[in-house]
Molecule: transfer RNA
Organism: Rhodopirellula sp.
RNA sequence: GAUCCCGUGGUCCAGCGGCAAAGACGCCUGGAUGACACCCAGGAAAUCGGCAGUUCGAUUCUGCCCGGGAUCA
Numbered sequence: 001g002a003u004c005c006c007g008u009g010g011u012c013c014a015g016c017g018g019c020a021a022a023g024a025c026g027c028c029u030g031g032a033u034g035a036c037a038c039c040c041a042g043g044a045a046a047u048c049g050g051c052a053g054u055u056c057g058a059u060u061c062u063g064c065c066c067g068g069g070a071u072c073a
Stems, first nucleotide, its partner, number of pairs: 001072007010025003018056001027043005049065005
């Protein structure tokens, strides 16, 4: 330099253009226990990497940029 893939709560990730962005782990509160852990119930936490474009409507499609990765040179 070329091609391809990825970027979504603290972490790992799901999410056929339209309901309030799902789940696991972690965190918080309550229950349970003599107590802790496990377990049970509930809760907080993501303006979906940025800027444009398409569209009535974009996490989703397109372009550019940024960051990460793989292969080739």